[in-house]
RNA sequence: CGCAAUCCGUUGGGGUGCCGCAAGGCUGAGAGGUGAAAACCGACCCAUCGAACCUGAUCCGGGUCGUACCGGCGUAGGGAACGGAACCAAGCAUCGG
Numbered sequence: 001c002g003c004a005a006u007c008c009g010u011u012g013g014g015g016u017g018c019c020g021c022a023a024g025g026c027u028g029a030g031a032g033g034u035g036a037a038a039a040c041c042g043a044c045c046c047a048u049c050g051a052a053c054c055u056g057a058u059c060c061g062g063g064u065c066g067u068a069c070c071g072g073c074g075u076a077g078g079g080a081a082c083g084g085a086a087c088c089a090a091g092c093a094u095c096g097g
Base pairs, nucleotide, nucleotide: 001091006085007084008083009082010081011047012046013045014044017026018025019024032041033040034039053078054077055076059072060071061070062069
C1' cells in the first nucleotide's frame, strides 16, 4: 500500500397487520401525523454476498380469540446501487541486518 465485516452520504426499493362498538389492547424495526378526500410529511427496514418486500397464497401442518409465532413450501419464481471514510487479513513494495 492493501479485502471484508463496520460507519457515512446520495439515490432507490418496501410494508403498514390482528382483536375490539368504542376506549384501548397485541405482535413487530416499523402498524405514525395532517387532511373531507386526493395528497403531503415523517419514522423504520432493506438494496444483488439481496427472506427488506412481493408472487405462489383465500397454500399445507402445528399454534392463537385472532393476528403474531413455529415448521413446510424454499437450492421455487421475482426483487432496489453507487460513491466515500476508517481499520486492515492474505499478499505486495521499500529500507536495514
Molecule: TPP riboswitch aptamer (THI element)
Organism: Sulfitobacter sp. D7